[in-house]
C1' cells in the first nucleotide's frame, strides 16, 4: 500500500402513516389608515393594520415503521464557488449543492448556548455514564485516538 472485516440504543438516504406547524396563512365581509418586511426600488385597480362569521391549508422541521446504501459510516466549523427558493423586482440573510482546510472513535443522560413555531428535533461546549479498540501496568486502574483497530496478501 491492496483486500476483507469488527464496534451497536452505530451512521446516512428514500418511502408510508401520524402528530405538530394551526384553527395559523389564505378565501369572504366590515372598519382604520397612508405606505412594506433586514436594505433598496416599483406599485394606490397595489400594499399594511384591526375586527367578524363560515370554510380552511402547505412548505420547512419531527416521530414510529419498512426498505436501501453503509462502518469517516457520517456530522460540525470555516473559506471559496454554483443554481434554486422566500413579498411585484433586486440585494443581503437563511436553506440546498459542490470543492479546499480543519474538528469529532461511537452511543446515552444532564446543564448551558445557538438554530427552530416549538417543551419536537438538530448542532456546539461542559459534566457524568456505557461501549468498542489500542498502549502501559502484577492488579484495582491509567492514558490515547478512527491518520485508529483486527485478519490476510
Nucleotide at each position: 500500500g491492496g483486500u476483507a472485516g469488527a464496534g451497536g440504543u452505530g451512521c446516512g438516504g428514500a418511502c408510508u402513516u401520524c402528530a405538530u406547524c394551526a384553527g395559523u396563512a389564505c378565501a369572504c365581509c366590515g372598519g382604520c389608515g397612508u405606505c412594506a418586511g433586514g436594505g433598496g426600488c416599483a406599485a394606490a385597480c397595489g400594499g399594511g393594520c384591526c375586527g367578524g362569521a363560515u370554510g380552511g391549508a402547505a412548505a420547512g422541521g419531527g416521530a414510529c415503521g419498512u426498505c436501501c446504501g453503509c462502518c469517516g459510516a457520517a456530522g460540525g466549523g470555516u473559506c471559496g464557488g454554483a443554481a434554486g427558493u422566500u413579498c411585484g423586482c433586486c440585494c443581503a440573510g437563511g436553506c440546498u449543492c459542490c470543492g479546499g482546510c480543519u474538528c469529532u472513535g461511537g452511543c446515552c443522560c444532564g446543564c448551558u448556548g445557538c438554530a427552530a413555531a416549538a417543551g419536537a428535533u438538530g448542532c456546539a461546549g461542559c459534566g457524568g455514564g456505557c461501549u468498542g479498540u489500542c498502549a502501559c501496568g502484577g492488579a484495582u486502574g491509567u492514558g490515547g485516538a478512527g491518520c485508529g483497530c483486527u485478519a490476510u496478501c